The RNA shown here (c-di-GMP-I riboswitch aptamer) has 83 nucleotides.
Its mean pLDDT, the model's own confidence on a scale to 100, is 76.

[in-house]
């Protein structure tokens, strides 16, 4: 320097459910919790995908992101021992 990722140590994050607050909603925040994660760090105006409809359009429904989701794909940055 490169490869590797549970095989060791120290640490990190925290799904569902439940409670509270918030929002029109999808969701978000805090608490609890422990399904999992080697990027479950960051990026939603680089892109795909998914969700929502206060509002707009229409007005019987159906429709539309400018609102959301990165723990869907993707992009980008990056800690560590052994081997």
């Nucleotide at each position: 320097a490169g490869a590797u990722a549970u095989c060791a140590a120290g640490g990190g994050c925290a799904a569902a459910g439940c409670c509270a607050u918030u929002g029109a909603g999808a969701g978000a925040u805090g608490g609890u919790g422990a399904c999992g994660c080697a990027a479950a760090g960051c990026u939603a105006a680089a892109g795909g995908g998914u969700c929502u409809u206060a509002c707009c359009a229409a007005u019987a429904u159906a429709g539309g992101a400018a609102g959301a989701c990165a723990g869907c794909c993707a992009g980008u940055u990056g800690c560590u021992g052994g081997u």
The sequence was found by an Rfam model in a public genome assembly.